[in-house]
RNA sequence: GAAGUAGGUUAGGUUAUCGCUCUGCAUCGCUGCAGAGAGGAAAGUCCGAGCUCCAACGGGUAAGAAGCUGGGUAACGCCCAGAGUAAGCAAUUGCUGGAAAGUGCAACAGAAAGUAAACCGCCUAUGUUUGAUAGGUAAGGGUGAAACAGGGAGGUAAGAGCUCCCUCAUUGUCUACGCAAGUAGUGAUGCGGUAAACCCCUUCUGGAGCAAGGCCAAAUAGGAAAGCGCUUUAAGAGUGACCCACUCUUGGUUUUCGGGUAGGCCGCUGAGAUGAAUGAUAGCCACCUCUAAAAGGUACAGAACUCGGCUUAUCGACCUACUUCCCUU
RNA sequence: CGGACCGUGGCGCAGCCUGGUAGCGCGCCACCUUGGGGUGGUGGAGGUCGCUGGUUCAAAUCCAGUCGGUCCGACCA
Numbered sequence: 001g002a003a004g005u006a007g008g009u010u011a012g013g014u015u016a017u018c019g020c021u022c023u024g025c026a027u028c029g030c031u032g033c034a035g036a037g038a039g040g041a042a043a044g045u046c047c048g049a050g051c052u053c054c055a056a057c058g059g060g061u062a063a064g065a066a067g068c069u070g071g072g073u074a075a076c077g078c079c080c081a082g083a084g085u086a087a088g089c090a091a092u093u094g095c096u097g098g099a100a101a102g103u104g105c106a107a108c109a110g111a112a113a114g115u116a117a118a119c120c121g122c123c124u125a126u127g128u129u130u131g132a133u134a135g136g137u138a139a140g141g142g143u144g145a146a147a148c149a150g151g152g153a154g155g156u157a158a159g160a161g162c163u164c165c166c167u168c169a170u171u172g173u174c175u176a177c178g179c180a181a182g183u184a185g186u187g188a189u190g191c192g193g194u195a196a197a198c199c200c201c202u203u204c205u206g207g208a209g210c211a212a213g214g215c216c217a218a219a220u221a222g223g224a225a226a227g228c229g230c231u232u233u234a235a236g237a238g239u240g241a242c243c244c245a246c247u248c249u250u251g252g253u254u255u256u257c258g259g260g261u262a263g264g265c266c267g268c269u270g271a272g273a274u275g276a277a278u279g280a281u282a283g284c285c286a287c288c289u290c291u292a293a294a295a296g297g298u299a300c301a302g303a304a305c306u307c308g309g310c311u312u313a314u315c316g317a318c319c320u321a322c323u324u325c326c327c328u329u
Numbered sequence: 330c331g332g333a334c335c336g337u338g339g340c341g342c343a344g345c346c347u348g349g350u351a352g353c354g355c356g357c358c359a360c361c362u363u364g365g366g367g368u369g370g371u372g373g374a375g376g377u378c379g380c381u382g383g384u385u386c387a388a389a390u391c392c393a394g395u396c397g398g399u400c401c402g403a404c405c406a
Stems, first nucleotide, its partner, number of pairs: 001325010012285007020037007039300001043311002046309005051209004058244004063205005068082005083096005097200002102198002104194002119141002121137006149167006168190003174185004213266004223257006234250005259405003286298004330402007339355004349386001357373005379395005
C1' cells in the first nucleotide's frame, strides 16, 4: 500500500425571522415573558419483565415454547466464555438433545429404500447347444439424492469383515485430564437418511392486555328471544382448552338482538397527544457530485404506559484490534 | 394502540394440516355449428404459488425474516 475479518462512535453545525405543543408566572378576552420539546432504531410487535384486572394462583391433563457445556442477569429464545462440526490460506463465521425406545415417510428410477431381496454378471451341477433348469455369491455393472463402513492383502469353485493391517464411525468398558460439554489412550462393535414428521427425554409457562383498569358525569325501553336452574349431596356463574379443589348466588343468571352515551379526570411522565406539537425560509461553515464555478444533495426514518433484549431499514465519515499478500529499509 | 387472519393464471377460489403430477369455475384464443350474433360443442394458451434465506434428496406446503392487504376490539343500563 491492497484485499479482508470483528467490534464501536457519529447521524451535519450555527445565526436570524416566522410558526407549533406543553408547563409556570404576569395580565387576566386577545396577549406578553421564561423554561422544556423524537430515535439508534421511536419500526416489526419477535421474546422477557414491571404495572393493571380476572376472589386466590393451589394440583393434574392437554397445549405451547426452549434445547451442546459453564457462567451472567429481575427475567429471557438475550449476552460472555468454552466444546464439537462445516466453510475459509487466515483473521473469523455458520450450525447444535435423542434415529442404538417405538410408529411413519422416501415421488420417479431401480432386483431391492431397510432384520429383506437378486436384473445383468461371477461360480458349481444337470443337461445341451450358443440357450435352459437348480443352487451358491454380493466382489463388479446398472438405478437413484441415498444401496447395509472405505483401501490393501490373505482366503475361496466363485465370493463375502470370512480373517488380518491401516483408516472412518459409534449413547459400550477402563485409565488420565477437564466443574462440564468433551479430549487423549485402550479395548469392543460395524448400526443408512429424516425429529424446521409424529414422538421420547430435560426444563419452563394460569389468562388477558393501558381500548388493561379506577373515579365522576350524561342518556336510554332495565325491552325481546334463547340456554341453564327454580325444594338443594342441586344448578348456574366466577379467566379466552378441560377436570379437581375453592368462592359467590338461591331467584335469578348467561348469551344474542334491540336501546343509550361518543364527555371529563386519573393511569400518563422535565416530550406526553386523543386527529395527534417537535416545523419552514434565508445567510455562513463542513462534507459529497463536479477540473473549477454555478447548481443540486446530506441517509433510514416520527414518540403514544414504561423498561431489558433481538430482528429489520440506514447516505457518508471516523476510531480500535486482527489476518493474508506486495513494496521499501 | 392491541389482537386475529390472508397473499396460488385476468377475476373468484381449492390444494398446505399429512412435502414428490399446480388444479376448478368464470373469462381469453382458435375451429365447428348460424345468413350473422348469442347459446352449444371440440381443442388450446396463460401461474417467479408476494419476496428473501434455511431444513430436506426434493418446498405452494415445514421453519425464520420481510413486504402488502383484510377484519375485530370503547363505555352504560
Predicted 3D model of RNase P RNA and transfer RNA as a complex of 406 nucleotides. It holds a member of the Rfam family "Bacterial RNase P class A". Its family is annotated with tRNA processing, ribonuclease P activity and dimeric ribonuclease P complex in the Gene Ontology. The prediction has a mean pLDDT of 76.